[in-house]
RNA sequence: CGAGUUGGCCAGGCAAUCGCUGUAGUAAUUUCUCGAUCAUUCGCUUGCGUUUGAAAGGGUGUAUUACAGAGGAAAGUCCGGGCUCCAUAGGAUAGAGUGCCAGGUAACGCCUGGGGGGCGAAAGCCUACGGAAAGUGCAGCAGAGAGUAGACCGCCGAUGGCUCCGCAAGGAGAACAGGUAAGGCUGAAAGGGUGCGGUAAGAGCGCACCGCGCAAUUGGUAACAACUUGCGGCAAGGUAAACCCCACUCGGAGCAAGACCAAAUAGGAAUCCUGAAGGCGCGACCCGCGCUGGAUUCGGGUAGGUCGCAUGAGGUGCUCGGCGACGAGCAUCCCAGAUGAAUGAUUGUCCACGACAGAACCCGGCUUAUCGGCUGGCUCAUUUU
RNA sequence: GUGGCUGUAGCUCAGUUGGUUAGAGCGUCUGGUUGUGGCCCAGAAGGUCGCCGGUUCGAGCCCGGUCAGUCACCCCA
Numbered sequence: 001c002g003a004g005u006u007g008g009c010c011a012g013g014c015a016a017u018c019g020c021u022g023u024a025g026u027a028a029u030u031u032c033u034c035g036a037u038c039a040u041u042c043g044c045u046u047g048c049g050u051u052u053g054a055a056a057g058g059g060u061g062u063a064u065u066a067c068a069g070a071g072g073a074a075a076g077u078c079c080g081g082g083c084u085c086c087a088u089a090g091g092a093u094a095g096a097g098u099g100c101c102a103g104g105u106a107a108c109g110c111c112u113g114g115g116g117g118g119c120g121a122a123a124g125c126c127u128a129c130g131g132a133a134a135g136u137g138c139a140g141c142a143g144a145g146a147g148u149a150g151a152c153c154g155c156c157g158a159u160g161g162c163u164c165c166g167c168a169a170g171g172a173g174a175a176c177a178g179g180u181a182a183g184g185c186u187g188a189a190a191g192g193g194u195g196c197g198g199u200a201a202g203a204g205c206g207c208a209c210c211g212c213g214c215a216a217u218u219g220g221u222a223a224c225a226a227c228u229u230g231c232g233g234c235a236a237g238g239u240a241a242a243c244c245c246c247a248c249u250c251g252g253a254g255c256a257a258g259a260c261c262a263a264a265u266a267g268g269a270a271u272c273c274u275g276a277a278g279g280c281g282c283g284a285c286c287c288g289c290g291c292u293g294g295a296u297u298c299g300g301g302u303a304g305g306u307c308g309c310a311u312g313a314g315g316u317g318c319u320c321g322g323c324g325a326c327g328a329g330c331a332u333c334c335c336a337g338a339u340g341a342a343u344g345a346u347u348g349u350c351c352a353c354g355a356c357a358g359a360a361c362c363c364g365g366c367u368u369a370u371c372g373g374c375u376g377g378c379u380c381a382u383u384u385u
Numbered sequence: 386g387u388g389g390c391u392g393u394a395g396c397u398c399a400g401u402u403g404g405u406u407a408g409a410g411c412g413u414c415u416g417g418u419u420g421u422g423g424c425c426c427a428g429a430a431g432g433u434c435g436c437c438g439g440u441u442c443g444a445g446c447c448c449g450g451u452c453a454g455u456c457a458c459c460c461c462a
Base pairs, nucleotide, nucleotide: 002380003379004378005377006376007375008374009373010372012350013349014348015347016346017345018344020069021068022067023066024065025064026063027062032059033058034057037054038053039052042049043048044047071356075367076366078365079364080363081362082361083254084253085252086251090287091286093284095250096249097248098247099246100114101113102112103111104110115129116127117126118125119124130245131244135243136242137239138238152184153183154180155179156178159177160176162173163172164171165170192210193209194208195207196206197205211234212232213231214230215229216228217226218225219224258307259306260305261304268298269297270296271295272294273293278292279291280290281289282288299461300460301459314333315332316331317330318329319328320327321326351354386458387457388456389455390454391453392452395411396410397409398408404442413429414428415427416426417425435451436450437449438448439447
């Protein structure tokens, strides 16, 4: 150089004009509204209520000025938490989720570090990775046999029987009984591997080595690993994203939660359930607690406002602790808040010609979409210089 | 915005311990019947089970991701 791998950052720039949303300030006084205080009418309990008028000041609205104004995913809504209401969220069962170990965190199914397994030459990447020697279930077709294995082909036929030879001892033959899991065949899967011995033929049947399991020892917080030792001939196939077992976690609903103000209508009708040992809420069920009818359909009404709602597990910088995720301390900053829903349009100019895409209660993650550009670390088998 | 449900033939739907080759009705096509058409009779075609991965020997079915469609929500209460 090239090839590869991994982490971080940016997401068209600048200028002018015209708009939109919010916050803060200023101005004017018109419309609306609140109103200390003053005057006044009436009443009496004699300092309060009430009637009318004036009014500093405030709110709203208008105009104007300044400042700020989408994202890395705002998305999917897949997890976790805050917040709100329902019991301060209670007991038991069911149900759901997670699943190697340790740590981080508000919490998590996330992240970090490590272990086992897989891929790669390496850097590195992937990994739903507890238990199948508790139990139950399942495995179509094929195949002899599919879960306490199995004789279809093959091999053998020592032993028993059969045929032949032989006076007999015995020998030969066929392959009937039978033996056999070495070899073949079927299948996704057929119950350790290699070698030697052994045998009628075979077989962990015996032995050596390898593998496997159990125990001890050593290292490690642990998962686990190591080699040494001892024991076991091997008994224990697959499937738990089948039931299940083990360990841990989980009350439910969701900002259309919920609180307040204002307005309207018919506080209406039908059907069904129930009869207080009931019904409803605590969205499975029982107990328990609270409340006292409920569900569905039809009909009718409003389509208003304020809060929740932007200071937060917040951002940035430095120091310290930690391999790291992260934590602690100090300093500093305030950074969208709409409700038909703002964040844009036009023109000029430059370049590398601009992707995916738009907040809606708020955070931490994951996943998915994405034109391109900048930059840090690491690796290098083969080939070339 | 929040919470549910559903994607299987052109249309409407079945499909359960996961098992050979996924079915039914309507529709389409071909043939028969009829003077012709319909009804009727016989037969045929038509499917990446929304899409992408995973688990398993094997997935429409189990698990994860993703896309599309659809329903409900306030007051009288």
Predicted 3D model of RNase P RNA and transfer RNA as a complex of 462 nucleotides. It holds a member of the Rfam family "Bacterial RNase P class A". Rfam classes the family as a ribozyme. From the family's description: Ribonuclease P (RNase P) is a ubiquitous endoribonuclease, found in archaea, bacteria and eukarya as well as chloroplasts and mitochondria. The prediction has a mean pLDDT of 79.